[in-house]
RNA sequence: GACGAACGCUGGCGGCGUGCUUAACACAUGCAAGUCGAACGGUGAACCGGGUUUCGGCCUGGGGAUCAGUGGCGAACGGGUGCGUAACACGUGGGCAACCUGCCCCAGACACUGGGAUAACCCCGGGAAACCGGGGCUAAUACCGGAUACUCCGGCCGGAGCGCAUGAUCUGGCCGGGAAAGCUCCGACGGUCUGGGAUGGGCCCGCGGCCUAUCAGCUUGUUGGUGGGGUAACGGCCUACCAAGGCGACGACGGGUAGCUGGUCUGAGAGGACGACCAGCCACACUGGAACUGAGAUACGGUCCAGACUCCUACGGGAGGCAGCAGUGGGGAAUCUUGCACAAUGGGCGAAAGCCUGAUGCAGCGACGCCGCGUGGGGGAUGAAUGCCUUCGGGUUGUAAACCCCUUUCGGCAGGGAAGAAGCGCAAGUGACGGUACCUGCAGAAGAAGCUCCGGCUAACUACGUGCCAGCAGCCGCGGUAAUACGUAGGCAGCAAGCGUUGUUCGGAAUUAUUGGGCGUAAAGAGUAUGUAGGUGGUGUCGUAAGUUUGGUGUGAAAUCUCCUGGCUUAGCUGGGAGGGUGCGCCGAAGACUGCGAUGCUUGAGUAUGGGAGAGGGAAUCGGAAUUCCUGGUGUAGCGGUGAAAUGCGUAGAUAUCAGGAGGAACACCUGUGGUGUAGACGGGUUCCUGGACCAUUACUGACACUGAGAUACGAAAGCGUGGGUAGCAAACAGGAUUAGAUACCCUGGUAGUCCACGCCCUAAACGAUGCACACUUGGUGUGAGCCAUUCAGUAGGUUUGUGCCGGAGCUAACGCGUUAAGUGUGCCGCCUGGGGAGUACGGUCGCAAGGCUGAAACUCAAAGGAAUUGACGGGGGCCCGCACAAGCGGUGGAGCAUGUGGUUCAAUUCGACGCAACGCGAAGAACCUUACCUGGGCUCGAACGGCUUUCGAACGGCGUUAGAAAUAGCGCUAUCCCGCAAGGGACUAUAGUCGAGGUGCUGCAUGGCUGUCGUCAGCUCGUGUCGUGAGAUGUUGGGUUAAGUCCCGCAACGAGCGCAACCCUCGUCCUGUGUUGCCAUCAUUAAGUUGGGAACUCGCAGGAGACCGCCAGCGAUAAGUUGGAGGAAGGUGGGGAUGACGUCAAGUCAUCAUGGCCUUUAUGUCCAGGGCUACACACGUGCUACAAUGGUCGGUACAAACCGUUGCGAAACCGCGAGGUGGAGCUAAUCGGAGAAAACCGAUCUCAGUUCGGAUUGCAGGCUGCAACUCGCCUGCAUGAAGCUGGAAUCGCUAGUAAUGCCGUAUCAGAACGACGGCGUGAAUACGUUCCCGGGCCUUGUACACACCGCCCGUCACAUCACGAAAGUGGAUUGUACUAGAAGUCUGCGUGCUAACCGUAAGGAGGCAGCGGCCCAAGGUGUGAUUCAUGAUUGGGGUG
Repeated sequence: GACGAACGCUGGCGGCGUGCUUAACACAUGCAAGUCGAACGGUGAACCGGGUUUCGGCCUGGGGAUCAGUGGCGAACGGGUGCGUAACACGUGGGCAACCUGCCCCAGACACUGGGAUAACCCCGGGAAACCGGGGCUAAUACCGGAUACUCCGGCCGGAGCGCAUGAUCUGGCCGGGAAAGCUCCGACGGUCUGGGAUGGGCCCGCGGCCUAUCAGCUUGUUGGUGGGGUAACGGCCUACCAAGGCGACGACGGGUAGCUGGUCUGAGAGGACGACCAGCCACACUGGAACUGAGAUACGGUCCAGACUCCUACGGGAGGCAGCAGUGGGGAAUCUUGCACAAUGGGCGAAAGCCUGAUGCAGCGACGCCGCGUGGGGGAUGAAUGCCUUCGGGUUGUAAACCCCUUUCGGCAGGGAAGAAGCGCAAGUGACGGUACCUGCAGAAGAAGCUCCGGCUAACUACGUGCCAGCAGCCGCGGUAAUACGUAGGCAGCAAGCGUUGUUCGGAAUUAUUGGGCGUAAAGAGUAUGUAGGUGGUGUCGUAAGUUUGGUGUGAAAUCUCCUGGCUUAGCUGGGAGGGUGCGCCGAAGACUGCGAUGCUUGAGUAUGGGAGAGGGAAUCGGAAUUCCUGGUGUAGCGGUGAAAUGCGUAGAUAUCAGGAGGAACACCUGUGGUGUAGACGGGUUCCUGGACCAUUACUGACACUGAGAUACGAAAGCGUGGGUAGCAAACAGGAUUAGAUACCCUGGUAGUCCACGCCCUAAACGAUGCACACUUGGUGUGAGCCAUUCAGUAGGUUUGUGCCGGAGCUAACGCGUUAAGUGUGCCGCCUGGGGAGUACGGUCGCAAGGCUGAAACUCAAAGGAAUUGACGGGGGCCCGCACAAGCGGUGGAGCAUGUGGUUCAAUUCGACGCAACGCGAAGAACCUUACCUGGGCUCGAACGGCUUUCGAACGGCGUUAGAAAUAGCGCUAUCCCGCAAGGGACUAUAGUCGAGGUGCUGCAUGGCUGUCGUCAGCUCGUGUCGUGAGAUGUUGGGUUAAGUCCCGCAACGAGCGCAACCCUCGUCCUGUGUUGCCAUCAUUAAGUUGGGAACUCGCAGGAGACCGCCAGCGAUAAGUUGGAGGAAGGUGGGGAUGACGUCAAGUCAUCAUGGCCUUUAUGUCCAGGGCUACACACGUGCUACAAUGGUCGGUACAAACCGUUGCGAAACCGCGAGGUGGAGCUAAUCGGAGAAAACCGAUCUCAGUUCGGAUUGCAGGCUGCAACUCGCCUGCAUGAAGCUGGAAUCGCUAGUAAUGCCGUAUCAGAACGACGGCGUGAAUACGUUCCCGGGCCUUGUACACACCGCCCGUCACAUCACGAAAGUGGAUUGUACUAGAAGUCUGCGUGCUAACCGUAAGGAGGCAGCGGCCCAAGGUGUGAUUCAUGAUUGGGGUG
């Protein structure tokens, strides 16, 4: 796009079409084929006469309606259906010299003369009926005899020209045979014969059009002949005999499916699918068989028989056939009225009128399809209202509506009103459709819009609801709390009386590829060769004309299609004309090419001659090395084996070693991407037999060629059979190890086998994953073999043929291939068509078996796959770095305590953080507060804040008191704002109300911000250019170098950015300036830098200098740099800090803060008291103190830095053993204070012990802070004196002023550090080195990974489910074959029974009939096969979850 459609929602009108696709299932009822009296005998109505009458009628003549019958024509057309049929059934083109043709047309001739019956009718009988029997009468255009015909037919005898031919045509003679019908209105019509025409039919042939080879062989009337029969006609069509043929890979036979065609749909076409309606042909008429009649049938509405089914019945017997039109039931997703009319068109009969006609013309029903029309048009902004959204401003619905002005198609009502009609008939008259189409008038916007969709494809977006639920979905995929994807709403989009869905089919699909594909790696080259059929085939000449090209001609029905044009208002629809119809036949022409025939040629191919190379094949024979075994000698305790061992062997003498012997298998070195072979494959030497290739010569043949379906041969290893052989090796097996296990890898043994002969098997990653042959197309460089010419020389060159590598063009998806093509062409063969199921099942075939070859489907998935890219990863590789290891020092893990966490407990033990990167973390400090938790008591515009309204007041407040745990409530006392003259206003408090509030409630996986981490690792990118189809690459890789993508060099790259470094701070040296509160060398002075003074020094502040591989030398590319040295306070980033690229971890934080959404609002808010965060069988992290003599205790003596202080630091002095108290000078600080530094040093003592170590725990007594130290603070004194004697596995920090060790200060803070942050003192050891562990960087490699190895993923088992296979069988369908059976019927034989026409005087005959027999034969029956379908306990694998 299309549809004979169906389903869902919806539905105004008209026209034209169309309507059982399923059960060729069964059918009630009505109708669908009759007609002719001008063929015939009867019957004889109306009506018209005559006679008669007792008026009832009767007799008679005409008339001819009507009815059954005889007879004629029709019924073989028209209408239906598509069962069967794979066929001369159909289409197309031919043939009949092998035929028929009623009615119709033309021509010629004729129609003479006789006869016997019979139905109707009457009578009798049988039967329920259907119907039948007997007797009697009668007519014909019914039937029969005779005559005539010589045009017809048969036989015989000739003649002429013709044809490819069996023969046909014309013509002559003789013999034999064969016709007829009348009616009549006198016009006609009808009859017979012959010839011709037209029409219709019959038969034959070429070609064409389905699937299946898992159907490969089929056939006995089969193939042909002769004789006979039969037919309209040829013919095995039938029959007897004879012969043994015929068909088939160009697909016979079988199976499945199917009416064929014109055409229809689609497609650019070629094609593909289909064959409704319309038209042609065929077939069928309940199923099967058969004939009769006839011009024509093997007959839809005829006959006979058989069968199934239905109906009637008196049970004896009968009747029936809608696949005609309507209609019914059934089946089904689904398909109409038991209508009108013969008016038209057509048909039958008839002379005609006419009759008949479910053909046909019309109407009805169905949006089933196509086409047309309408549901209004114009104006109308306050952009009304409603709805929806909202950033609350607005937007949208939307000119849409309202409102104003118009119009009236369609529909409605009313009036008028056709064509279609010609013919027939004397005339009158004749329309089913239909009062329809059409015309006119009237009223009034009046009666007339839905469906689907809105994530992408694909036009069209928001809100709410839902929360991996409900659901959607054509594909991808949506939905797990912010869904443009579900549902609803608003809005939008599309189409529109329809719109969607489903189904089918073509297209897109070059996705079966003729046009127009492929096969190295994606599916796909057979393992290799020989060769049959077939396909294809070098070159010259002549001929031919099959193919081919071309001219003409016939046909290719109509309809359909295309163009032009006409008719319905238009269109659809339809009339006319033209074209097309790609095909087939015939008559010509051409002769290039192909074919065919003839005759040549030599280049393809082959032969011959001469050479050399080779693991080519087969057979025989010989050889040495090695392993093992046996014998003997020497010799002694081990051997062997492994990562390490053990099993094993060995004192019965092994291993080792020497000598001798046996036997089997394999052939080191040479050996080489060297050689040979078709492939598999082939390796010691010699001999014999033998195949092929190559080179040279150019003598011979003369296209002999290429490929190759089937076929045949060969075909590694393993395996099988028979018989040998067996040294080594070695499946199975045994033992030992390894391991969680180890039916393995390792070890010790060891049987088939490996070897030989013969016979099978026939498969491999049988690979170059690359079929064979030929031709053409730039090169370079190795190597094997031969030849030519050359050289001192296998020296270099040429050529042919093999075999490799690298690469150009070209090809390729890329990788790659590239004269040995995967390039460019030709010829032939094989093979492929998504993955799985499956190389499976079934069938066939081969095999001894194992198994091979051939080779599906159901079902299931949306992928499977190739090549390349970027990452990530690897128990891959290379290079490099880091307290990463190593080398060291000190710790943790053990003890006690502190602190955090888990767990447990609890009313609550608030919350967060969880490997590194949570756990002395948020918390720089929980007794109340904090506080978020729990219990209890209160409040609800609220504890705090803003706006508005109402009311009160001048207040809020302060003091006291009562109740209470307090919050709070009550009472008493006290107190009275500002502006303005006033009215009033303002600010404020309270009260009532409202819009906001409040939430440490949830979501860090909705977020901002901030932070951690990889990591202070050296990386991460961009622009332009270039390369690549592309993803991407290059740059950024490489060679060096660096702490560094730091720098240098090179380079299809050139530059740039964020990082690195530097710039900043601090420490280290010097200089300059400045000297108070700091300093004091010199001078003076003091108890004291205390004071005068000084400005040198220290120090403070400020500003400078200095370091840059700058200098020298070595190394290095002369570079970058590096090593060493000099100088220097400092030397190669001088030490430390601040500084954290692109990004990763949905890392952390909604409880700092901010914030979307959700939740809550007399509570999840807020106030208060008390409690809890401080619990305690336990586990872990981080620390402190220790275990002691490098120590403890006591006494004495020294040396800091940094920091802090007015709600503060707080001196001196005094009191207290002490914590502390009293005190209050000084200090807003280089001035005063905290403030005593401690380790250290000098002495004394302790003497190795649970101690003069260690200090936990507990008791008592005190101190401080604070409203308050009970839960739950810190400190002091006295007393007490626990564990602990250096810490298992494991694990942490540190590379120099570092570790270790000692003390000081600060923030938080009323108080409360063993924590955190900072400061100074004392002050080490070690680093060979980069193999290993961890982490990281760069390059490279493999990958089936990409939420990226914490990845991916295989099989069993268990469960559920689905389809399939096998299976004792069971039940159907179709069909073969053998036998049986044998209705009706044709044919044939008999015909003794019966018998009108003719012959005969007669007897009788001829002829006919009944009946009987025979051949054939349908249904049926029996046996045995084949194919196929369904089902089957059980069983097998497969798919999915």

A computed fold for a 1441-nucleotide RNA from an uncultured bacterium, annotated as small-subunit ribosomal RNA. The sequence is in RNAcentral, with records from ENA and SILVA.